[in-house]
RNA sequence: GGGCGCAUAGCUCAGUUGGUUAGAGCGUACGAUUCACAUUCGUAAGGUCAGAGGUUCGAGACCUCUUGCGCCCA
Numbered sequence: 001g002g003g004c005g006c007a008u009a010g011c012u013c014a015g016u017u018g019g020u021u022a023g024a025g026c027g028u029a030c031g032a033u034u035c036a037c038a039u040u041c042g043u044a045a046g047g048u049c050a051g052a053g054g055u056u057c058g059a060g061a062c063c064u065c066u067u068g069c070g071c072c073c074a
Stems, first nucleotide, its partner, number of pairs: 001073007010026004019057001028044005050066005
């Protein structure tokens, strides 16, 4: 230098054909349970969907560019 893939909650990841409210597990906080802890159960908080632009009535999902990471080729 060329090609491909990934980027969504603190972590690991879903999100189907563009529409319904952006979710799960773990973790965290609080509560219940216990003499207490653990386990278990319940509730809650936590998100610029990497950034910018475009297409569209409507984008996490499509297109373009940029950034970061990984793999392959040279």